[in-house]
RNA sequence: CUUCGAAACGGCAAACCGCUGGAGACGGCGGGACGCAAAGCCACCGGCCCCAUUCUUAUUUUCAAUGACGCGGGCAGCGGAGCUACCGAAA
Numbered sequence: 001c002u003u004c005g006a007a008a009c010g011g012c013a014a015a016c017c018g019c020u021g022g023a024g025a026c027g028g029c030g031g032g033a034c035g036c037a038a039a040g041c042c043a044c045c046g047g048c049c050c051c052a053u054u055c056u057u058a059u060u061u062u063c064a065a066u067g068a069c070g071c072g073g074g075c076a077g078c079g080g081a082g083c084u085a086c087c088g089a090a091a
Stems, first nucleotide, its partner, number of pairs: 003091001004088002011036002016031006034077001040083002044080003047075004051070001056068005
């Protein structure tokens, strides 16, 4: 140094609750801890979720409704890729 993950200093914070932004998935802040050795960053690949308006499109005769799509949106605490990082037992 790389792998690795004992201990310590510490770190993060699921569900749920309050306030708040959003049409929604969900986000922010506070409380709260189920967990986490990258539960730090990043939507590039797969996956899951949402879709009001506009646009594309399918069905229905129209209105309109419902569905799909999309380099539209969300999830990094689903997996992979990429980037970065604290500590130092054993191996």

This is a predicted structure of a 91-nucleotide RNA (c-di-GMP-I-GGC riboswitch aptamer) from an Alphaproteobacteria bacterium. Model confidence (mean pLDDT): 82 of 100. The sequence was found by an Rfam model in a public genome assembly.